[in-house]
RNA sequence: AAGUUGCAACGGCAAACCUGUCGAAAGACAGCGACGCAAAGCCACGGGUCUACGGUACCAACUAUGAUCGCCGGGCUGCCAAC
Numbered sequence: 001a002a003g004u005u006g007c008a009a010c011g012g013c014a015a016a017c018c019u020g021u022c023g024a025a026a027g028a029c030a031g032c033g034a035c036g037c038a039a040a041g042c043c044a045c046g047g048g049u050c051u052a053c054g055g056u057a058c059c060a061a062c063u064a065u066g067a068u069c070g071c072c073g074g075g076c077u078g079c080c081a082a083c
Base pairs, nucleotide, nucleotide: 003083004082005081006080012037013036018031019030020029021028022027035070041076042075043074045073046072047071048068049067050066054063055062056061
C1' cells in the first nucleotide's frame, strides 16, 4: 500500500417529538433532542415508496418535472484495529 473482517479505542453522525423558516404537498433547512447507525459520508444511476401544484379525466382516479441515500441495489471516498 492492498484485501477481508469489525472485538476495542479516539471519536463521528443524529430518528421520533417540539419550535421556527421554505414548500401546493411529500419533504427540506436551522435549533432542541437521541431511536439507532461501521460508512446513518457523498451521488437520484436502477428499483421501490411518498406527494400531486400543474396536466389528464370529470364517480372516482391517473400522472413527476417534486421528494426520499436513515428503503434496497449500485458508484465514489474515508478513521482505527485484527488477520
Predicted 3D model of an 83-nucleotide RNA (c-di-GMP-I riboswitch aptamer) from Cohnella zeiphila. The sequence is in RNAcentral, with records from Rfam.